Record summary
Transfer RNA from Candidatus Daviesbacteria bacterium RIFCSPHIGHO2_01_FULL_40_11, 72 nucleotides, folded computationally. It matches the Rfam family "tRNA". By type it is a transfer RNA. The coordinates come from a structure-prediction model, not an experiment, and the mean pLDDT is 83.
[in-house]
RNA sequence: CGGGGACUAGUUCAGCAGUAGAACGCUACGUUCGGGACGUAGAGGCGCAGGGUGCGACCCCCUGGUCCCCGA
Numbered sequence: 001c002g003g004g005g006a007c008u009a010g011u012u013c014a015g016c017a018g019u020a021g022a023a024c025g026c027u028a029c030g031u032u033c034g035g036g037a038c039g040u041a042g043a044g045g046c047g048c049a050g051g052g053u054g055c056g057a058c059c060c061c062c063u064g065g066u067c068c069c070c071g072a
Base pairs, nucleotide, nucleotide: 001071002070003069004068005067006066007065010024011023012022013021018055026042027041028040029039030038048064049063050062051061052060
């Protein structure tokens, strides 16, 4: 320098353009002598940034950023 991929909750990841989810973690309560495990309930993200298309965008297009892989 060229090509490809990823970016969504604290973490790991889902999510055919139509109200953003799961697991683990966290909080409260129950249970226990206490903890763990288990059960119930709950908090927590405006989606890497900025534009564009569209009635509507995490999803499509453009530019940029960070990380990973391949090639030179």